The RNA shown here (Bacterial RNase P class A) has 377 nucleotides and comes from an Actinomycetes bacterium. Its mean pLDDT, the model's own confidence on a scale to 100, is 75. Rfam family: Bacterial RNase P class A. Rfam classes the family as a ribozyme. NCBI's taxonomy places the organism under Bacteria, Bacillati, Actinomycetota, Actinomycetes.
C1' cells in the first nucleotide's frame, strides 16, 4: 500500500405560489332546527364553507416465509394423525430468529459456510467398472514350508545348491477397477504375506487435567467390518382452529318466499380441526337445496412487548434505572403541480389491525474498524 473482509448512514436540496388527508383553536357567511314584535335572535351539543397553528409513508412499506399480541369459536379436554425444529450455553413475549462458544470444511489472513441427534431397532439404495460393494470374496497370481516327479552342477557315495512342474496347504498384501475394497505411510519380519512387531498419524476404549457444557490436551492400551437418514424410519422437544373481510353497535330494507328430509327428550341434527373418545347446545325444532333483501354509518384505528439519548450489569445478544417525546390512520383509498437556483444529477420503490424477525431488490455517494499475499526499509 493495491486489494479483500465485517458493520453503519444518506438516497435529491433551498425559496416562492397554488393544491391534498388528520388533529386543535377561532369566529362568523350560507343552509337547517327553534322563538318572535317578521326586522331579527338563538343552537359550538346541526351540516357545508372561511382563517390560523400543527402532524403526514420505508429500509425494505415488498414476499406472505416464521413467531406472536388481540378477537371470536357453549366450557375449545384427552388420544391418534399431521406438521416443525435438531451440537453446547445464553437472549427474547415467542420463533425455524439473534449472541457467544465447540466440531467439520473453505481461505494467505481478516473472515465465511453447515446436509451438525441416531447406521449395534428395522427396511431400503450404492449405476458402470471390478473377483468381490455387507457380512463377503479370489480373476490373474505369490510361496519348495509339506507330498510327489524331472533336469543341471558340485561330491567316491550319501548329501547339498539351482531351475521347471503337479497336488496340497498357507496368503489376502503388491497390481487392476472404482467415490468408496475391511485403518494409512514407512521400516522390520516371514517360505510367501498380514498390526505379525515397531515409529508416526487416524479411529475406538480407559484414566487424569481444564471447562457450566458441547469438547480440548496429555498418559496408557494393537483394541481396529463401509457410505447415505436434505432416504423411509427411531429418539428428544414444540404445536387447538379461524382470522380486522376478526369482532361490536346503530340504522334500513325485503319474498312472514318455495321444495325436500328427519324429529319432538326413548334425542333428529349441530358445535368443539382431520379422525376417535368425551363434552356442550337442542324441540311450532334442526338440516340440505333453490330464490330474494341489506353493498349505509359509527367503532375496532393507533400511547405501543414504543422511540430517543444518559447511567449501569453483561464478551455480546440483551436486561435494569431515571428522564424527554407523541412521530400517518385513509376507505373510488391522502403529500401533487408550476417557477427559479444548487449539485452527489437522484436507484429499489407507497402504510390499510399492530409488532419481532428472515428472504429478496437497490443507480450513486459517504463513514468506522480489521486483515494485508506482494513491495520497501
Nucleotide at each position: 500500500a493495491g486489494g479483500g473482509c465485517a458493520g453503519c448512514c444518506c438516497g435529491g436540496g433551498u425559496a416562492g405560489c397554488c393544491g391534498c388527508g388528520g388533529a386543535g383553536a377561532g369566529g362568523u357567511g350560507u343552509c337547517g332546527g327553534c322563538c318572535c314584535a317578521a326586522g331579527g335572535g338563538u343552537c359550538g351539543g346541526g351540516a357545508c364553507g372561511c382563517u390560523c397553528u400543527u402532524c403526514g409513508a420505508g429500509g425494505a412499506a415488498a414476499g406472505u416465509c416464521c413467531g406472536g399480541a388481540c378477537a371470536c369459536c357453549g366450557c375449545a379436554g384427552a388420544g391418534c394423525a399431521a406438521g416443525g425444529u435438531g451440537u453446547u450455553g445464553g437472549a427474547u413475549a415467542a420463533c425455524g430468529u439473534c449472541c457467544a462458544a465447540c466440531a467439520g470444511g473453505g481461505g494467505a489472513a481478516a473472515c465465511c459456510c453447515u446436509c451438525g441427534g441416531g447406521a449395534a431397532a428395522g427396511u431400503g439404495c450404492c449405476a458402470c467398472a471390478g473377483a468381490a460393494a455387507a457380512u463377503a470374496c479370489a480373476c490373474a497370481g505369490c510361496a519348495c514350508g509339506c507330498c510327489a516327479g524331472g533336469g543341471u552342477g558340485g561330491u567316491c557315495a550319501g548329501c547339498c545348491a539351482c531351475c521347471c512342474c503337479g497336488g496340497u496347504u498357507g496368503c489376502g498384501a503388491a497390481g487392476g477397477u472404482g467415490a468408496a475394497a475391511u485403518g494409512g505411510u514407512g521400516c522390520g519380519g516371514u517360505a510367501a504375506g498380514a498390526g505379525c512387531g515397531c515409529a508416526c498419524c487416524g479411529g475406538c476404549g480407559u484414566c487424569g487435567u481444564g471447562g457450566u457444557g458441547a469438547c480440548a490436551c496429555g498418559g496408557c492400551g494393537g483394541c481396529c467390518u463401509g457410505g447415505c437418514a436434505a432416504a423411509c424410519c427411531c429418539c428428544a422437544c414444540c404445536u387447538g382452529g379461524u382470522g380486522c373481510a376478526a369482532g361490536g353497535c346503530c340504522g334500513a330494507a325485503u319474498a312472514g318466499g318455495g321444495a325436500g328430509g328427519c324429529g319432538c327428550u326413548c334425542g333428529a341434527g349441530g358445535g368443539c380441526u382431520g379422525c376417535u373418545c368425551g363434552u356442550c347446545c337442542g324441540a311450532u325444532g334442526c338440516c340440505u337445496c333453490c330464490g330474494g333483501g341489506u353493498u349505509g354509518g359509527c367503532u375496532g384505528c393507533u400511547a405501543g412487548a414504543g422511540a430517543c439519548g444518559c447511567g449501569u450489569g453483561g464478551u455480546a445478544a440483551c436486561g435494569c434505572g431515571a428522564g424527554u417525546c407523541c412521530c400517518a390512520g385513509a376507505u373510488g383509498g391522502a403529500u401533487g403541480g408550476c417557477u427559479a437556483c444548487c449539485c452527489u444529477a437522484g436507484a429499489c420503490a407507497g402504510a390499510a389491525u399492530c409488532c419481532g424477525g428472515c428472504u429478496u431488490a437497490c443507480a450513486g455517494g459517504g463513514c468506522u474498524g480489521c486483515u494485508g499475499a506482494c513491495g520497501u526499509g
It was read from a public genome assembly, where an Rfam model found it.